SAM riboswitch aptamer (S box leader), 103 nucleotides, folded computationally.
The prediction has a mean pLDDT of 81.
């Protein structure tokens, strides 16, 4: 790589460089973007998976110095099944992120 098991409706950005794109990948729709988009580069911050300490059968409780993410919008909605035939909601799978363990 593969898998597995947990989570994805909360949170958190500013400088710089850069110069037409972006929001995963098809299709629709939305939406952000020259009042500067991807990328990258300092530094900030969230957040609490691994960690650290407490108590503990278990379940918990505090912390953040490290290693990983993450900082428009629900994984931006929708798409397959389903509650219920169609809207609308609304569950859920599939796919996809991320961690940690496996190889």
């Nucleotide at each position: 790589a593969c898998g597995u098991u947990a989570u994805c409706a909360a949170g958190a950005a500013a400088g710089g460089u850069g110069g037409a794109g972006g929001g995963a990948a098809u299709a629709g729709a939305c939406c952000c973007a020259u009042u500067g988009a991807a990328g990258c580069c300092u530094u900030a911050g969230c957040a609490a998976c691994c960690c650290u300490c407490c108590a503990u059968c278990c379940c918990g409780g505090a912390g953040a110095a490290g290693g990983u993410g993450c900082u428009a919008a629900a994984u931006u909605c929708u798409a397959g099944c389903u509650g219920u035939u169609c809207c609308a909601c609304g569950g859920u799978a599939u796919a996809g992120a991320u961690a940690a363990c496996c190889c």